[in-house]
A computed fold for a 74-nucleotide RNA from Tautonia sociabilis, annotated as transfer RNA. It matches the Rfam family "tRNA". The family's RNA type in Rfam is transfer RNA. The prediction has a mean pLDDT of 81. The sequence was found in a public genome assembly.
RNA sequence: GCGGGAUUGGUUCAAUGGUAGAACGACAGCUUCCCAAGCUGUAGACACGGGUUCGAUUCCCGUAUCCCGCUCCA
Numbered sequence: 001g002c003g004g005g006a007u008u009g010g011u012u013c014a015a016u017g018g019u020a021g022a023a024c025g026a027c028a029g030c031u032u033c034c035c036a037a038g039c040u041g042u043a044g045a046c047a048c049g050g051g052u053u054c055g056a057u058u059c060c061c062g063u064a065u066c067c068c069g070c071u072c073c074a
Stems, first nucleotide, its partner, number of pairs: 001070007010024004018054001026042005047063005
């Protein structure tokens, strides 16, 4: 330098061109003599920029970071 893949709550993962979910974790409440367990509720996310579209987290282009493979000449 080239090619491919990945980027979503604090963490690990889903899903989708039309309200973005789960588990664990956090906080509050219930329960309990207390703790743990259990139950209920709340908050919290689509890496960045641009394009297409009535509408983009999703499709396209570029950038950034990470992973994998390859190239190069002597």